[in-house]
RNA sequence: CGCAACCUUCGGGGCAGGGUGAGUCUGAGGUUCGCCAGUGCGUGAACAGCAGGCAAUUCCCGAUCGGUGGUAUAGCCCACGAGCGGAUUGUCGUGAUCGGCAAUCUGCACGAUCCGGUGAAAUUCCGGGGCCGACCGUACAGUCGGGAUGAAAGAAGGGUUCG
Numbered sequence: 001c002g003c004a005a006c007c008u009u010c011g012g013g014g015c016a017g018g019g020u021g022a023g024u025c026u027g028a029g030g031u032u033c034g035c036c037a038g039u040g041c042g043u044g045a046a047c048a049g050c051a052g053g054c055a056a057u058u059c060c061c062g063a064u065c066g067g068u069g070g071u072a073u074a075g076c077c078c079a080c081g082a083g084c085g086g087a088u089u090g091u092c093g094u095g096a097u098c099g100g101c102a103a104u105c106u107g108c109a110c111g112a113u114c115c116g117g118u119g120a121a122a123u124u125c126c127g128g129g130g131c132c133g134a135c136c137g138u139a140c141a142g143u144c145g146g147g148a149u150g151a152a153a154g155a156a157g158g159g160u161u162c163g
Stems, first nucleotide, its partner, number of pairs: 001163002004160001006158005017061003023054005030047006036040001063143002065133002067080004075131002083108011113129005135146003
């Protein structure tokens, strides 16, 4: 220096401040239907309004965030990861059903960028204008809660064998 595996660690951020109010609670009366040894400023339930409070981090204004590898520095270009299933094989638990783990194959879903400038080169830099964001829960969610102290693309390092 190289090959081959192995091990360890790391590996996602974000609603400030306002508005509205689906609803819900309390209060004093009203209407309807009951109850009474008690007929009353009684009491139970339902309904419509009035007053006051609470009320969407999801709606509205506004705010804010941006995994990994590639490449002239990227949420939007190319590729990968994360999502929801199905089948087969092996293995573990079990009496069986069934469930977990690993490998292989496969179906669905898989978002979003334009213009100008500089330059040899940039949809990546600079300026300006736009846009996007899984599933479940809940008043409709990129940002709250949950699966998740999970998984993964990958990143950094370690010593060992052999040449």
FMN riboswitch aptamer (RFN element) from a Chloroflexota bacterium, 163 nucleotides, folded computationally. It matches the Rfam family "FMN riboswitch aptamer (RFN element)". Rfam links the family to the GO term FMN binding. The coordinates come from a structure-prediction model, not an experiment, and the mean pLDDT is 81. It was read from a public genome assembly, where an Rfam model found it. The organism belongs to Chloroflexota, within Bacteria.